[in-house]
A computed fold for a 146-nucleotide part of an RNA from Nostochopsis sp. THAI, annotated as small-subunit ribosomal RNA, 3' minor domain.
Model confidence (mean pLDDT): 81 of 100.
Taxonomically the source falls in Nostochopsis (Bacteria, Cyanophyceae, Nostocales, Hapalosiphonaceae).
Its Rfam family is "Bacterial small subunit ribosomal RNA".
Context: one part of a larger RNA
RNA sequence: CACCGCCCGUCACACCAUGGAAGCUGGUCACGCCCGAAGUCGUUACCCUAACUUUUCGGAGAAGGGGACGCCGAAGGUAGGACUGGUGACUGGGGUGAAGUCGUAACAAGGUAGCCGUACCGGAAGGUGUGGCUGGAUCACCUCCU
Numbered sequence: 001c002a003c004c005g006c007c008c009g010u011c012a013c014a015c016c017a018u019g020g021a022a023g024c025u026g027g028u029c030a031c032g033c034c035c036g037a038a039g040u041c042g043u044u045a046c047c048c049u050a051a052c053u054u055u056u057c058g059g060a061g062a063a064g065g066g067g068a069c070g071c072c073g074a075a076g077g078u079a080g081g082a083c084u085g086g087u088g089a090c091u092g093g094g095g096u097g098a099a100g101u102c103g104u105a106a107c108a109a110g111g112u113a114g115c116c117g118u119a120c121c122g123g124a125a126g127g128u129g130u131g132g133c134u135g136g137a138u139c140a141c142c143u144c145c146u
Stems, first nucleotide, its partner, number of pairs: 003110001005107001008103002011100001013097004018092003023087007032078003039072001041070004046066004052061003113134009
């Protein structure tokens, strides 16, 4: 800068972050099933054994070792699940931007007073219906104050 004012929304362009999204791809967690190392423990009719016991000196018993079997069991495999991250054609609005497009909704009675709730409608601001408010101007009357 003061109505040659202010100002609203769509649209177009650029950038930014973000929501949705078939799908793709990671992380964490617990659980089901399969497999099951080492090792402890348990069982053992098979094998071995100097120590202990016994002996008729052949052996027998106890104990120990090996093997076998079993429980637990890490890793691994498999299936579904929960939580969470990245990415994702496409899509939704948001923010910012000197300036652009369309209109002119609001601010004066803003040229249909405005606003709130709601329904419907419309390129967009918005319009109409309905209920409500005055945070409406103007005119008239009433009450009060100066």